[in-house]
Context: one part of a larger RNA
RNA sequence: CCCUCGUUAAGGAACUCGGCAAAAUAGCUCCGUAAGUUCGCAAGAAGGAGUCCCUGGAUCAUACGAUUCAGGGCACAGUAAAGUGGCCCGGGUGACUGUUUAGCAAAAACACAGCACUCUGCAAACUCGAAAGAGGAUGUAUAGGGUGUGACACCUGCCCGGUGCUGGAAGGUUAAGGGGAAGAGUUACUCCAGGGUUUCCUCGGGGAAAGCUCUGAACCGAAGCCCCAGUAAACGGCGGCCGUAACUAUAACGGUCCUAAGGUAGCGAAAUUCCUUGUGGGGUAAGUUCCCACGCGCACGAAUGGUGUAACAACUUGGGCGCUGUCUCAACGAGGGACUCG
Numbered sequence: 001c002c003c004u005c006g007u008u009a010a011g012g013a014a015c016u017c018g019g020c021a022a023a024a025u026a027g028c029u030c031c032g033u034a035a036g037u038u039c040g041c042a043a044g045a046a047g048g049a050g051u052c053c054c055u056g057g058a059u060c061a062u063a064c065g066a067u068u069c070a071g072g073g074c075a076c077a078g079u080a081a082a083g084u085g086g087c088c089c090g091g092g093u094g095a096c097u098g099u100u101u102a103g104c105a106a107a108a109a110c111a112c113a114g115c116a117c118u119c120u121g122c123a124a125a126c127u128c129g130a131a132a133g134a135g136g137a138u139g140u141a142u143a144g145g146g147u148g149u150g151a152c153a154c155c156u157g158c159c160c161g162g163u164g165c166u167g168g169a170a171g172g173u174u175a176a177g178g179g180g181a182a183g184a185g186u187u188a189c190u191c192c193a194g195g196g197u198u199u200c201c202u203c204g205g206g207g208a209a210a211g212c213u214c215u216g217a218a219c220c221g222a223a224g225c226c227c228c229a230g231u232a233a234a235c236g237g238c239g240g241c242c243g244u245a246a247c248u249a250u251a252a253c254g255g256u257c258c259u260a261a262g263g264u265a266g267c268g269a270a271a272u273u274c275c276u277u278g279u280g281g282g283g284u285a286a287g288u289u290c291c292c293a294c295g296c297g298c299a300c301g302a303a304u305g306g307u308g309u310a311a312c313a314a315c316u317u318g319g320g321c322g323c324u325g326u327c328u329c330a331a332c333g334a335g336g337g338a339c340u341c342g
Stems, first nucleotide, its partner, number of pairs: 001337008010328002014326001019323001027051005036041001038151001052073009074078001086321007093313002098110002114149007126135003152308004157238003162235002164231005171226003177220002182215005189207004195201002239257005266300001267297001278294005
C1' cells in the first nucleotide's frame, strides 16, 4: 500500500452526477394513527409506552398456559447473543400480480383483464403440409381467427381528395378463345413463244378453280383497371397573408388565397420547448434540477388514444426528519495479502 472487518473527539451530507456505501430502524404487547380513496385500502401510516428475575393474590382455563394487581431484587444495558422494517412529503410513467435481453439493460419495454374494428354459417375463417391429412375443435357467432388500444372515471372532434378495404355495375379499356373479310404459296387447266416429231411429247414464261398449307382484319369475349358510391377505434391528414376598437397593446370583427378538411375538448417550456437557466411565484443564505402557474405548442392532442386517478413499483425525479468516517480529515485496532529478512 491492497482486501475484509471493528471503533472514533467536534461537526453531521459540508461528500458526490446522485446519501453510492455505511450507519440508523428492527421482535412481541398495549396506546395511537392524517390527507386521499375505486370504501377494499392508505396502515406496521406517523408517533408513543412496556419488555429481565423473585414472592404473593385475582380472573380465565385446565394439557401447557394466558391476562392482571401488589410488593421485592440485579445490571450501563432485560427483542441483553444471532436473526430482525428507517420514516415522511411532492412530481413523472405504467392501473394492478405477472413477463423479458441464459452471459453488461428488469424498465416507463412485453403481457394483462377491459374496449373497439374486422373476418368466419362449419367440409368455417385461419395455420402447417406439392398431397393425403392435421390443428382450429370432439368447439359452432355468449364460438374461433386477425388487428389496434390497454384497469377504472370523463371522453374520443373535423377530413373519404390520396392509399387500402367493401359494395356497384351503365359506359371505356381488355387475355386466351371464337370469328373469318382479305392476302400469299402450291396446282388440274389454260395462254404465249421456241425445239423435237407432226398421233403426240418435252422445255421456258404468264394467268389460274377446288383442295391443302400459311398469314390474318372487322366483330364477340371475364375478372381487373378506369368509373360510381360507402368506410378513419382502416393507412393517414387536420393552412397562409393583410387590415381593424376613443392611450398603448391586443384583436371579438372584416377581406383575400388555398385545401379533402384546416387541430375541437383537454393538456402544455412537458419522458415532447430549439431559442432556454423562457417569464412570474414557491422552496434554499444561495436552486441550469424540482413544484405551481402563464402560453409565441421550433415540432401536444384525442384507441399510432386525450386528460385524470386510489392502490401497487429492486422504476424515475425533487425535498425533509432520523442516522452516520460519504465528507471536514484523518486516526487506531483485527485478520488476510503485497513487501523485507530468513
Source information: The part of an RNA shown here (large-subunit ribosomal RNA, domain IV) has 342 nucleotides and comes from a Candidatus Omnitrophota bacterium. RNAcentral holds the full RNA, with entries from ENA. Model confidence (mean pLDDT): 85 of 100.